Overview:
Glycine riboswitch aptamer from a soil metagenome, 87 nucleotides, folded computationally. It matches the Rfam family "Glycine riboswitch aptamer". Its family is annotated with glycine biosynthetic process in the Gene Ontology. From the family's description: This family represents the bacterial glycine riboswitch. Its mean pLDDT, the model's own confidence on a scale to 100, is 79. Of the family's consensus pairs, 89% are formed in the model.
RNA sequence: GCGCGGGAGAGUUCACUAUCUCGAUAUCGAGUCGGUGACGCCGAAGGGGCAACAUCCCCGGAACCUCUCAGGCAAUCAAGACCGCGC
Repeated sequence: GCGCGGGAGAGUUCACUAUCUCGAUAUCGAGUCGGUGACGCCGAAGGGGCAACAUCCCCGGAACCUCUCAGGCAAUCAAGACCGCGC
């Protein structure tokens, strides 16, 4: 590195809109699920930052710590540090 298995956290909150279904006072309501935006939140892909150490100085310098750019936040799917087994 590849394959298989395990693998956490955090909203299906609000608004708009498309499809479909139902009801009806014919323009509204409810459900559905896809998209967009807003706010809130999470940290264990990735990315950034720093300690000790080391050095004349500069450079160097880790993380599950930290920042949330990215990513993620019903279930599901995907991702997933890390762990186990095999090659």